[in-house]
Context: one part of a larger RNA
RNA sequence: CUGGGUUUAAAGGGGUGCGUAGGCGGGUUGAUAAAGUCAGUGGUGAAAGCUCCGGGCUUUAACUUGGAAACUGCCAUUGAUACUGUCAAUCUUGAAUGUCGUAGAGGUAAGCGGAAUGUUGCAUGUAGCGGUGAAAUGCUUAGAUAUGUUACAGAACACCAAUUGCGAAGGCAGCUUACUAUGCGAUAAUUGACGCUGAGGCACGAAAGCGUGGGGAGCAAACAGGAUUAGAUACCCUGGUAGUCCACGCCCUAAACGAUGAUUACUCGAUGUUGGCGAUAUACAGUCAGCGUCUUAGCGAAAGCGUUAAGUAAUCCACCUGGGGAGUACGCUCGCAAGAGUGAAACUC
Numbered sequence: 001c002u003g004g005g006u007u008u009a010a011a012g013g014g015g016u017g018c019g020u021a022g023g024c025g026g027g028u029u030g031a032u033a034a035a036g037u038c039a040g041u042g043g044u045g046a047a048a049g050c051u052c053c054g055g056g057c058u059u060u061a062a063c064u065u066g067g068a069a070a071c072u073g074c075c076a077u078u079g080a081u082a083c084u085g086u087c088a089a090u091c092u093u094g095a096a097u098g099u100c101g102u103a104g105a106g107g108u109a110a111g112c113g114g115a116a117u118g119u120u121g122c123a124u125g126u127a128g129c130g131g132u133g134a135a136a137u138g139c140u141u142a143g144a145u146a147u148g149u150u151a152c153a154g155a156a157c158a159c160c161a162a163u164u165g166c167g168a169a170g171g172c173a174g175c176u177u178a179c180u181a182u183g184c185g186a187u188a189a190u191u192g193a194c195g196c197u198g199a200g201g202c203a204c205g206a207a208a209g210c211g212u213g214g215g216g217a218g219c220a221a222a223c224a225g226g227a228u229u230a231g232a233u234a235c236c237c238u239g240g241u242a243g244u245c246c247a248c249g250c251c252c253u254a255a256a257c258g259a260u261g262a263u264u265a266c267u268c269g270a271u272g273u274u275g276g277c278g279a280u281a282u283a284c285a286g287u288c289a290g291c292g293u294c295u296u297a298g299c300g301a302a303a304g305c306g307u308u309a310a311g312u313a314a315u316c317c318a319c320c321u322g323g324g325g326a327g328u329a330c331g332c333u334c335g336c337a338a339g340a341g342u343g344a345a346a347c348u349c
Stems, first nucleotide, its partner, number of pairs: 003321004007303002013317001015204004022197003026091006035084002037080008051068006094194001095191003098187006106180007113157001117153003121149004128139002165172002209250006218244002223239004261316006269294009298305002322349003331342004
């Protein structure tokens, strides 16, 4: 390389989207040419080797010799024209647009709200509070804790809440407004294959971390103290700084998980639920798009999957090839740095 694979087992789905090249691609008609395809003929495809049929040597093997076959390929030429390709026309079911509805924590920005927490002032009030398995550190007669009231601050949004919903993924939840993107249903008006995938590329990408400037209530790496313990650089407790929050700019990684790439078609059912449609209707049944549970065939080593496939097929992309060494070294690219991406070998079992 081929082959076989990629939920979990031993390796392996790119974090996600858009999209360039490329690969692949719906129905009908006609035409050209004959590139692919198919058939015939000719040339070539060294020898040896391999395979088959014989011979030689001491029987065999090895060696050697003659012949055949093979070398499944390439080139030229003559034909065939179904399919693929090319050109032209056309169609509507794929795709997109329009119209009418509809759904939502989709996104961005601004404003507003109440509970809680902390702090401030005042008032009441007096000796404890806090914390734990038990304690202590800590706070407190300079009046704490508790209760009431006043003011301020930052962060997060109880109930509703769901096996719910939305988003490509990351993710998204108080309320209102503005701007904005999307899905779904009905219709079948418009375009007429405009499609699928997608190496590179571009964009987005939790948390932590970095830069500059703000902010800082609570929480809390580091750190300090108190306990525990043989020790305790921990688990528990009292404190507490970065950080967590905002703006802008970087970083680009996660068990970025459904550990399951995208798209299309086909293949029993049952049941719950979300949003449409249709219907006079919150009943019953139907239908489309989602979200769940169970299950038939089938698949699977099994666990299990099972119309949301891990079933049956097709197209395109990515990835794997024993464990360790190692996601290391070196080089290169990117980054302010941290580091990220790419990514071996010796050796060893």
This is a predicted structure of a 349-nucleotide part of an RNA (small-subunit ribosomal RNA, central domain) from an uncultured bacterium.
It matches the Rfam family "Bacterial small subunit ribosomal RNA". Its family is annotated with structural constituent of ribosome and ribosome in the Gene Ontology.
RNAcentral holds the full RNA, with entries from ENA and SILVA.